[in-house]
RNA sequence: CGGGGUAUGGCCCAGCUUGGUAGGGCGCCUGACUGGGGGUCAGGAGGUCAUCGGUUCGAAUCCGGUUACCCCGA
Numbered sequence: 001c002g003g004g005g006u007a008u009g010g011c012c013c014a015g016c017u018u019g020g021u022a023g024g025g026c027g028c029c030u031g032a033c034u035g036g037g038g039g040u041c042a043g044g045a046g047g048u049c050a051u052c053g054g055u056u057c058g059a060a061u062c063c064g065g066u067u068a069c070c071c072c073g074a
Stems, first nucleotide, its partner, number of pairs: 001073007010026004020057001028044006050066005
């Protein structure tokens, strides 16, 4: 320098192909059961979907640029 991949709550991931309310597990908070820890059950909080633009009535999703990391080639 060229090609490919990844980026989504504190952590690990799905959702993208097919645009239409952002989900799961762990963790955290509250309550119940328990003498307590732990455990079980119920409820809850927490996301500008890496970033900047574009397309669209509507973008995590489609298009372009950029950044970080990984792989391959030179």